[in-house]
RNA sequence: GCCACUGUGGCCUAGCGGUAUGGCACUUGACUUGUAAUCAAGCGGUCGGGGGUUCAAAUCCCUCCAGUGGCU
Numbered sequence: 001g002c003c004a005c006u007g008u009g010g011c012c013u014a015g016c017g018g019u020a021u022g023g024c025a026c027u028u029g030a031c032u033u034g035u036a037a038u039c040a041a042g043c044g045g046u047c048g049g050g051g052g053u054u055c056a057a058a059u060c061c062c063u064c065c066a067g068u069g070g071c072u
Base pairs, nucleotide, nucleotide: 001071002070003069004068005067006066007065010024011023012022018055026042027041028040029039030038048064049063050062051061052060
């Protein structure tokens, strides 16, 4: 330099163009003499940045950034 793949809350993860899913963690409450466990509720993401297509984009297209792998 070229090619492919990946990027989604603090962490991991699902997501076929139509309000972004679940788990862990965290907070509050219940339970307990107390802690853990368990149960219930809650908080937290505008989807790596920018642009385009579309009535509508995490999803399609372009470009840039970061990471992984391969080729020379």
This is a predicted structure of a 72-nucleotide RNA (transfer RNA) from a methanogenic archaeon. The prediction has a mean pLDDT of 82. It matches the Rfam family "tRNA". It was read from a public genome assembly.